[in-house]
RNA sequence: AAAGGGCAAAAUCGUCGAAAGGCGAUGACGCAAAACCACGGGUCUAAAGCCGGAAGGCUAUGAUGGCCGGGUUGCCGAA
Numbered sequence: 001a002a003a004g005g006g007c008a009a010a011a012u013c014g015u016c017g018a019a020a021g022g023c024g025a026u027g028a029c030g031c032a033a034a035a036c037c038a039c040g041g042g043u044c045u046a047a048a049g050c051c052g053g054a055a056g057g058c059u060a061u062g063a064u065g066g067c068c069g070g071g072u073u074g075c076c077g078a079a
Stems, first nucleotide, its partner, number of pairs: 006031002011026006029066001035072003039069003042064003049058003
């Protein structure tokens, strides 16, 4: 520090889900691990369960790797 290549936030539409959210399409805010793994912490949700007269509360076995730590693998680097 070039060129080529890779991923794809918000939003919209479709779809799955109780929700958080996932997946597909469109779309690019960004990313050198924005590739993979929920192991530790954080955050979000609360169907089922428990408590309650009710309102509501508690709870992860759900979700998040584009919240952080850790583990595994890994591209180009030309003139």

c-di-GMP-I riboswitch aptamer from a marine sediment metagenome, 79 nucleotides, folded computationally. The RNAcentral record of the sequence draws on MGnify. Of the family's consensus pairs, 95% are formed in the model.